Molecule: c-di-GMP-I-GGC riboswitch aptamer
Organism: Nitrospiraceae bacterium
RNA sequence: UCCGAUAAAGGCAAACCCAUCGUGAGGUGGGGACGCAAAGCCACGGAUCAGAAAAUUUCUGAUGGCCGGGUUACCGAAA
Numbered sequence: 001u002c003c004g005a006u007a008a009a010g011g012c013a014a015a016c017c018c019a020u021c022g023u024g025a026g027g028u029g030g031g032g033a034c035g036c037a038a039a040g041c042c043a044c045g046g047a048u049c050a051g052a053a054a055a056u057u058u059c060u061g062a063u064g065g066c067c068g069g070g071u072u073a074c075c076g077a078a079a
Base pairs, nucleotide, nucleotide: 003076004075011036012035016031017030018029019028020027021026034065040071041070042069044068045067046066047063048062049061050060051059052058053057
């Protein structure tokens, strides 16, 4: 470097509930854990979703816990 233990330390937090913001997809905070070795960060490509125009396309958004890509990083068994 690669890889990812029935290792150790630490981390994140799905559904659902409450509050709040948003027309909406959804976001944020608290509770809560299904899971996660990048479930850290970046909307660059694709995908899905929302709104509007429009007429099957365009624009503006959302999802990084949908798949790629980029970038940074804790630990260290086996191979």